Description:
Predicted 3D model of a 274-nucleotide part of an RNA (large-subunit ribosomal RNA, domain VI) from Patescibacteria group bacterium AH-259-L07. NCBI's taxonomy places the organism under Bacteria, Bacteria candidate phyla. Rfam family: Bacterial large subunit ribosomal RNA.

Context: one part of a larger RNA
RNA sequence: CGUUUGAAACUUGAGAGGGCCCUUCUCUAGUACGAGAGGAUUGAGAAGGACGAACCUCUAGUGUACCAGUUGUCCUGCCAAGGGCAUUGCUGGGUAGCUAUGUUCGGUUUGGAUAAACGCUGAAAGCAUAUAAGCGUGAAGCCGUCCUCAAGAUUAGGUUUCGCUGUUCUUGCUUCGGCAAGGACCAAAGACUCCCGGGAGACGACCGGGUAUAUAGGCCUUAGGUGUACGCCCAGCAAUGGGUUGAGCCAAGAGGUCCUAAUCAGUCGAGUUU
Numbered sequence: 001c002g003u004u005u006g007a008a009a010c011u012u013g014a015g016a017g018g019g020c021c022c023u024u025c026u027c028u029a030g031u032a033c034g035a036g037a038g039g040a041u042u043g044a045g046a047a048g049g050a051c052g053a054a055c056c057u058c059u060a061g062u063g064u065a066c067c068a069g070u071u072g073u074c075c076u077g078c079c080a081a082g083g084g085c086a087u088u089g090c091u092g093g094g095u096a097g098c099u100a101u102g103u104u105c106g107g108u109u110u111g112g113a114u115a116a117a118c119g120c121u122g123a124a125a126g127c128a129u130a131u132a133a134g135c136g137u138g139a140a141g142c143c144g145u146c147c148u149c150a151a152g153a154u155u156a157g158g159u160u161u162c163g164c165u166g167u168u169c170u171u172g173c174u175u176c177g178g179c180a181a182g183g184a185c186c187a188a189a190g191a192c193u194c195c196c197g198g199g200a201g202a203c204g205a206c207c208g209g210g211u212a213u214a215u216a217g218g219c220c221u222u223a224g225g226u227g228u229a230c231g232c233c234c235a236g237c238a239a240u241g242g243g244u245u246g247a248g249c250c251a252a253g254a255g256g257u258c259c260u261a262a263u264c265a266g267u268c269g270a271g272u273u274u
Base pairs, nucleotide, nucleotide: 001152005163006162007161008160009159010158011157015149016148017147018146021049022048023047024046025045026044027043033038051106052105053104054103055102059100060099061098062097066093067092068091069090070089071086072085073084074083075082076081110144111143112142117137118136119135120134166185167184168183169182170181171180172179173178190268191267192266193265194210195209196208197207198206215261216260217259218257219256220255221254222253224250225249226248231244232243233242234241235240
């Protein structure tokens, strides 16, 4: 821009893509078959491999914004307590998120037309013949069934709901009540700009929210992490240990709470033909 009034929501599915994989074991059964050696068709069940999707409860990893320990040195006048730098100084752990090595799930079921192959009826050709007319069975393969996208499918689909006003100017007609065409302004439903954000994201986009408000930050409570803070008291000459104390601190988690910021405002936006 189109989809021939403008919007919002939910959809149909022309078409496109993906998947539909493989192995082992048990029973049927040491049965059929076979002199024996060996050893099934079929049907039922149980595991596993690779591949794929989603997720983070468990296991494991990362986690330079969390906690602790510790070395050297500089600084806060000193002690104590802290801070900077040294690969995040090094070391031990670790929330959210992201991950696999982890967890869950998937390839099921059955329908249609067939290939090779096997048939029924049956002439040409009194027989025979699955074929010439006609009718069947039949595969991990084909078309569906399953999953995803999908009306720019220009054949542009469907359903539901919402909005369709008023003022004025010009021209034409008039039964003088108005009508039709064109222009300007206000302006509906709705959308956007803008702002607060996100399990969304390179940017656009998508999703949530904007005071009639829990959208983000702060604060409170809590999950979870680290592992018993500082100060004080006690024991010890001291290093250190014990008590207060599962303490103190805490990122991205959860719930709550209008304290802070989403203020104010602006833009776009509706009728062709008969």